[in-house]
Molecule: RNase P RNA; transfer RNA
Organism: Clostridia bacterium
RNA sequence: UAAGUCAGCCAGACGGUCGCAUCGAAAGAUGAGGAAAGUCCGAGCACCGCAGGGCAAGGCGGCAGGUAACUCCUGCUGAAGGCGACUUCAAGGAAAGUGCAACAGAAAAGUACCGCGAAGCGUGAGCUUCGCAAGGGUGAAAAGGCGCGGUAAGAGCGCACCGGCAGUUCGGCGACGAAAUUGGCCGUGUAAACCCCGCCCGGUGCAAGAAAAAAGAGCCAAUGGACGGCCCGUCCGGCUCCUCAAUCGCUUGAACGCAUAGGCGACUAUGCGUCUAGACAGAUGACCGUUUAAUACAGAACUCGGCUUACAGACUGGCUUAGCAU
RNA sequence: GGCCCCAUAGUUCAAGGGAUAGAACGGAAGUUUCCUAAACUUUAAAUCCAGGUUCGAGUCCUGGUGGGGCUACCU
Numbered sequence: 001u002a003a004g005u006c007a008g009c010c011a012g013a014c015g016g017u018c019g020c021a022u023c024g025a026a027a028g029a030u031g032a033g034g035a036a037a038g039u040c041c042g043a044g045c046a047c048c049g050c051a052g053g054g055c056a057a058g059g060c061g062g063c064a065g066g067u068a069a070c071u072c073c074u075g076c077u078g079a080a081g082g083c084g085a086c087u088u089c090a091a092g093g094a095a096a097g098u099g100c101a102a103c104a105g106a107a108a109a110g111u112a113c114c115g116c117g118a119a120g121c122g123u124g125a126g127c128u129u130c131g132c133a134a135g136g137g138u139g140a141a142a143a144g145g146c147g148c149g150g151u152a153a154g155a156g157c158g159c160a161c162c163g164g165c166a167g168u169u170c171g172g173c174g175a176c177g178a179a180a181u182u183g184g185c186c187g188u189g190u191a192a193a194c195c196c197c198g199c200c201c202g203g204u205g206c207a208a209g210a211a212a213a214a215a216g217a218g219c220c221a222a223u224g225g226a227c228g229g230c231c232c233g234u235c236c237g238g239c240u241c242c243u244c245a246a247u248c249g250c251u252u253g254a255a256c257g258c259a260u261a262g263g264c265g266a267c268u269a270u271g272c273g274u275c276u277a278g279a280c281a282g283a284u285g286a287c288c289g290u291u292u293a294a295u296a297c298a299g300a301a302c303u304c305g306g307c308u309u310a311c312a313g314a315c316u317g318g319c320u321u322a323g324c325a326u
Numbered sequence: 327g328g329c330c331c332c333a334u335a336g337u338u339c340a341a342g343g344g345a346u347a348g349a350a351c352g353g354a355a356g357u358u359u360c361c362u363a364a365a366c367u368u369u370a371a372a373u374c375c376a377g378g379u380u381c382g383a384g385u386c387c388u389g390g391u392g393g394g395g396c397u398a399c400c401u
Stems, first nucleotide, its partner, number of pairs: 001322008010313001012291007020031004033297001037308002040306005045205004052232004058200004062076005077091001078089004092196002097194002099190003113136002115132007144162002147159003163186002165183004169178003209248002216241005224236004255274008327397007336351004344381001353369005374390005
């Protein structure tokens, strides 16, 4: 210098004029996001029925941590890709059982079409029986690979090397690792097919619900009814009764910022400081000036923690590879 | 706001993981007819998009996109 890779950060600022919402007696103060989005996970909170047990259904799946919790995050292990920095992974079990593997092929899991060999029969071409799985052909995938020995022909049948698997030993908390050692053990693929193993899980969502005034009416039912998949279990009544507006739920919270300490990190502890939208026809806007440019995606509706998706224009840093110069 | 469902020719529907994705109606061209209709013969036309699992995806999984439905506290 070029190409690449990983991460961080901003999401305009300042001044003026007008306008809107909430709070306030007034003056005035405050007023969208990094995703407020998708509603995909996990919770808080509220009610249903004590939220208890079992089954079903559903979800998750390397290990160790973090967290209120998680299918999230961090670190590590393994596999795949890349020269590399680095990236990706629903990553338990196919030796419990079942299913499927189109076409082709003899055969898609214990198989034999061509082939190799032995015996018998036949004048002969050849036929029958038995043994074998080395070679051929098919396919996405074919029964560990390769060589030597061995054999009638062959074959892990025996042996050397290589690969896998299992046991032992050593290392690691563990997943797992090892140019240590033993065993010829070599038994296809698919579980984002059923299934098995382990773990998690009651349902409904603020349009959940709560309180006040004021309770009343109608209908139905005892081998009945209610409990929102079923059973156990529990209870004795159950169901229905127009529309609109108003109160609470409604924003101080697993909150945010800074510092110190611990940790590789996610994160945690302590101290100090801050208050930061809360509507119910639903506010957060418009114009002008300066700044090089002010442009993208997009607009809170109970609240948090994540994930995913959308996104203009910049800025900063680490690392890798190649070339050149010193 | 919340909770669910669906997506295949122009339309309405099919298709146990095995591709050349099928049917009806409709469209186009031709035959027949003086012309049209009917009839007959041909023909075009599709899996919402992007990834993944698998030898193989319309089908299974994940994420988007676009439609549709249900739901209103308090007597």